[in-house]
Context: one part of a larger RNA
RNA sequence: CGUUGAUUAUUGCGUGGGGUCGUCCCUAGUACGAGAGGACCGGGAUGAACUGACCUCUGGUCUACCAGCUGUUCCGCCAGGAGCACCGCUGGGUAGCUAUGUCGGGUUCCGAUAACCGCUGAAAGCAUAUAAGCGGGAAACGGGCCACAAGAUUAGUAAUCAGUAUGAGACACCUUGCAGAUUACGAGGUUGAUAGGCGUUAGAUGAAAGUACCGUAAGGUAUUGAGUCGAGACGUACUAAUAUG
Numbered sequence: 001c002g003u004u005g006a007u008u009a010u011u012g013c014g015u016g017g018g019g020u021c022g023u024c025c026c027u028a029g030u031a032c033g034a035g036a037g038g039a040c041c042g043g044g045a046u047g048a049a050c051u052g053a054c055c056u057c058u059g060g061u062c063u064a065c066c067a068g069c070u071g072u073u074c075c076g077c078c079a080g081g082a083g084c085a086c087c088g089c090u091g092g093g094u095a096g097c098u099a100u101g102u103c104g105g106g107u108u109c110c111g112a113u114a115a116c117c118g119c120u121g122a123a124a125g126c127a128u129a130u131a132a133g134c135g136g137g138a139a140a141c142g143g144g145c146c147a148c149a150a151g152a153u154u155a156g157u158a159a160u161c162a163g164u165a166u167g168a169g170a171c172a173c174c175u176u177g178c179a180g181a182u183u184a185c186g187a188g189g190u191u192g193a194u195a196g197g198c199g200u201u202a203g204a205u206g207a208a209a210g211u212a213c214c215g216u217a218a219g220g221u222a223u224u225g226a227g228u229c230g231a232g233a234c235g236u237a238c239u240a241a242u243a244u245g
Stems, first nucleotide, its partner, number of pairs: 001151001005161006014148004020048007032037001050105005058099004065092005070085006109143003116136004171245002173189005194240003197236005203229003210223005
C1' cells in the first nucleotide's frame, strides 16, 4: 500500500518439520537339521542417540535474601551497627533461568507404486503375469501426525457492530507483564486488582535486639522455631493508571 469500515472466530492453496537403530523375552529349543545349531510370521519389554516442552523431583546458579567470620575506618565509649576489602571471605538459599533432572515424540493406518511375485487371457486352437482386464508388493512417493499459513492480488468464509460533528473501532498517553534491544505482542486504565505499598501466607535463613538469670571470664540458658527477608500465592483502592487528543 492492497484486500469493502471494523471486531472476533475460522477454512486451508501452499510451505516446512518429523520418519533412526539396538538388545532381551514369548511364540519355541518349535519348523528345519544326522548333529552342531537354529528361525520366518506374530506379540511383548527395555534401551541408545536425536528431538520438543517443562522445573514437581535431583542438582547448578541465584551481585538489593538470611546467617557466621577477619582486618580496618566511622557512628563519642560499651553494646549494636554501617562503609571498604573479588558479592571481602565462608555456609545455605525462594522466584526466575537451567541439565546432568522430569515428561513426551518417531509408530499403527490408508492410497498409488519400484524391483519382484501372481490371476484370467488372446494375438499365435499350444504356451504366455499383458496385448484388453484384475491382484500382491518397500525405511522411497502422496496422505495421516506437528507448526506456519488468504500478499492464496484467485487477497476466501461466518457471526456481530458501525453508518462518518448521534461515529464502530483503532492509535496516542499512562500502570505494566512469565512479552520484549527499540518496536511488536499480552494484561489493565477508577464501572479498576495493572504495578507499587500494606495484610496474611508459601518459602529461605536458622534462634534477632533488648532484658533477666548462671558463670571471675570467654560464654551459656530463657524469653524464641525467634527475628529478618528479592522476585511466589491470595487479598486489600492506600499510591499511581488523571485529564484528554